[in-house]
Notes
FMN riboswitch aptamer (RFN element) from Maritimibacter alkaliphilus, 146 nucleotides, folded computationally. NCBI's taxonomy places the organism under Bacteria, Pseudomonadati, Pseudomonadota, Roseobacteraceae, Maritimibacter. Its Rfam family is "FMN riboswitch aptamer (RFN element)". Gene Ontology term of the family: FMN binding. From the family's description: The RFN element is a highly conserved domain that is found frequently in the 5'-untranslated regions of prokaryotic mRNAs that encode for flavin mononucleotide (FMN) biosynthesis and transport proteins. This element is a metabolite-dependent riboswitch that directly binds FMN in the absence of proteins. In Bacillus subtilis, the riboswitch most likely controls gene expression by causing premature transcription termination within the 5' untranslated region of the ribDEAHT operon and precluding access to the ribosome-binding site of ypaA mRNA.The FMN riboswitch structure, reported in present an FMN-bound six-stem junction, adopts a butterfly-like scaffold, stapled together by opposingly directed but nearly identically folded peripheral domains. It was read from a public genome assembly, where an Rfam model found it. The model forms 100% of the base pairs in the Rfam consensus. The coordinates come from a structure-prediction model, not an experiment, and the mean pLDDT is 78.
RNA sequence: GCAGGUCUUCGGGGCGGGGUGAAAUUCCCCACCGGCGGUAGGCAUGGCCCGCCCAUGCAAGUCCGCGAGCGCCCGCAAUCGCGGGGUCAGCAGAUCCGGUCAGAUGCCGGAACCGACGGUUACAGUCCGGAUGCAAGAAGACGCGG
Numbered sequence: 001g002c003a004g005g006u007c008u009u010c011g012g013g014g015c016g017g018g019g020u021g022a023a024a025u026u027c028c029c030c031a032c033c034g035g036c037g038g039u040a041g042g043c044a045u046g047g048c049c050c051g052c053c054c055a056u057g058c059a060a061g062u063c064c065g066c067g068a069g070c071g072c073c074c075g076c077a078a079u080c081g082c083g084g085g086g087u088c089a090g091c092a093g094a095u096c097c098g099g100u101c102a103g104a105u106g107c108c109g110g111a112a113c114c115g116a117c118g119g120u121u122a123c124a125g126u127c128c129g130g131a132u133g134c135a136a137g138a139a140g141a142c143g144c145g146g
Base pairs, nucleotide, nucleotide: 001144002143005142006141007140008139009138010137016030017029018028019027031126032125033115034114035066036065037064038063042058043057044056045055046054047053048051061113062112069091070090072085073084074083075082076081095111096110097109098108099107117129118128119127
């Protein structure tokens, strides 16, 4: 330094108050939360040839992608169950307005919006369950090359 390989570890947050009711952390009002990679006009530190400069680090739930789950497809002695697939499409997601500027999806201000499946005395992003699971990936060791 790293194309490919092996292994190890790590790898998700949140219902508090009030109302109605026989019953609600599920409805209504007020609240609360934000995985991973990328992007970068913000921030920090350092550098100099002092700039719309360079380097490093951090920085988006709603900009581009990814992930688990369901469904789908395939296989197994077949409705259950187990294993596999990830091509396309699906459930499946959500941002505008104003300001500054050469330029804003990302900065500043404001107002909005989104959130798998199964369960439940009543409809769940926040409770319980699959899950001491899986995983996007992150770090390290070995290894390989110089």